[in-house]
RNA sequence: UUUAGCUGUCGGUAGGCGAGACUACCACGGGGAUACGGGUUGCUGCCGCAGCAUAGUGGAGACACUGUUCGUCGGUCAACAAUUUUUGUCGAGUCAAGGCAUUGAUUAAUGUAACAUCACUGCCCCGUGAAGUUGAAGCUUGAACGAUGACAUCUUGA
Repeated sequence: UUUAGCUGUCGGUAGGCGAGACUACCACGGGGAUACGGGUUGCUGCCGCAGCAUAGUGGAGACACUGUUCGUCGGUCAACAAUUUUUGUCGAGUCAAGGCAUUGAUUAAUGUAACAUCACUGCCCCGUGAAGUUGAAGCUUGAACGAUGACAUCUUGA
């Protein structure tokens, strides 16, 4: 220097803090549309989430995802919570299922009926704040488990 082996450490999608991201509800400021219209409510159709149960899929593991189901729920101009795409990051690795960020695109009836008000104390857009949601960047940490790989000690052969 190199081969093989044992042992140990490195994982963290329990929880907590949290970079970042988002806006249904609240407040303030600015701008805008509106009468065959704007707005509110109901009904039908469609789209979607939490929870419980169950089946399947991915993984070494922790655990994650999907389908069915669900209604005193939300939306149909999608907070939590739609689908898809590009790139990055996390997942011991040029890594799975996926999470987050990022780029672009497509949507869930512009349905129907009623209400009585309207250039607005309503609606739409932008900004700020509060509040809420998300968070598998990072830090910390319980339990059991922990592969490929990396690092370290020891042993062994050349």
The RNA shown here (M-box riboswitch aptamer (ykoK leader)) has 158 nucleotides and comes from Bifidobacterium aquikefiri. It matches the Rfam family "M-box riboswitch aptamer (ykoK leader)". A reference for the family is Barrick et al. (2004), "New RNA motifs suggest an expanded scope for riboswitches in bacterial genetic control", Proc Natl Acad Sci U S A. About the family: M-box riboswitch, also know as ykoK leader is described as a metaloregulatory RNA that sense divalent metals and function as a genetic control element of genes related to divalent metal transport in bacteria. It was first reported upstream of the B.subtilis ykoK gene and genes with related functions in other bacteria. The sequence is in RNAcentral, with records from Rfam. Lineage of the source: Bacteria > Actinomycetota > Actinomycetes > Bifidobacteriaceae > Bifidobacterium. The prediction has a mean pLDDT of 76.